[in-house]
RNA sequence: UGAGGCGUCGCCAAGCGGUAAGGCAUCGGACUUUGGCUCCGAGACCGCAGGUUCGAAUCCUGCCGCCUCAGCCA
Numbered sequence: 001u002g003a004g005g006c007g008u009c010g011c012c013a014a015g016c017g018g019u020a021a022g023g024c025a026u027c028g029g030a031c032u033u034u035g036g037c038u039c040c041g042a043g044a045c046c047g048c049a050g051g052u053u054c055g056a057a058u059c060c061u062g063c064c065g066c067c068u069c070a071g072c073c074a
Stems, first nucleotide, its partner, number of pairs: 001070007010024003018054001026042005047063005
């Protein structure tokens, strides 16, 4: 430098054009003498910036980061 893949909550991980599941952790509450267990609730607009669309995490463009492969210079 080229090609391919990946980037969603603190971590893991669904989603595949119709407005972000779930698990763990965290916080608040209930229960309890206290703690734990259990139960209820809260919390992300999706790497960044644009574009298409009535509507984008999903499609398109550019950039950023990580991984793999190939190559170039010395």